[in-house]
RNA sequence: GUCCCCGUAGGUUAACGGAUAGACCACUGGCCUCCGAAGCCGGGAAUACAGGUUCAAUUCCUGUCGGGGACA
Repeated sequence: GUCCCCGUAGGUUAACGGAUAGACCACUGGCCUCCGAAGCCGGGAAUACAGGUUCAAUUCCUGUCGGGGACA
């Protein structure tokens, strides 16, 4: 330099183009307990960025950025 794959809560990850973007762990409030742990009920927190297509984009297209890989 060319090509390919990936980028979603703090972490690991789901989501035929149409749901309030779902779950587990973590965090946190309450219940329980002498206090904790466990358990039960609740809460906050995410689509890398910018454009485009579409009635509608996490999803499709283009570019940029970041990570990984192949070739040279």